The RNA shown here (transfer RNA) has 72 nucleotides and comes from an uncultured Muribaculaceae bacterium.
It was read from a public genome assembly.
It matches the Rfam family "tRNA". About the family: Transfer RNA (tRNA) molecules are approximately 80 nucleotides in length. By type it is a transfer RNA.
Its mean pLDDT, the model's own confidence on a scale to 100, is 83.

RNA sequence: CGCGGGGUGGAGCAGUGGUAGCUCGUUGGGCUCAUAACCCAAAGGUCGUCAGUUCGAGUCUGGCCCCCGCCA
Numbered sequence: 001c002g003c004g005g006g007g008u009g010g011a012g013c014a015g016u017g018g019u020a021g022c023u024c025g026u027u028g029g030g031c032u033c034a035u036a037a038c039c040c041a042a043a044g045g046u047c048g049u050c051a052g053u054u055c056g057a058g059u060c061u062g063g064c065c066c067c068c069g070c071c072a
Base pairs, nucleotide, nucleotide: 002070003069004068005067006066007065010024011023012022013021018055026042027041028040029039030038048064049063050062051061052060
């Protein structure tokens, strides 16, 4: 260089073109003599980036960046 897979809250991952979610974690509250567990609530995302298609893009198309793998 070529081919394939991937990039989405702090972490791990979902997400048929139509309001971006789950688990864990974090914070606050409840429960308890106390801690853990358990229960309730909240914060936290400009979906790698720049363009294109579309009434509408995390999703489709192209360029670029990064990570993993394969071939040599």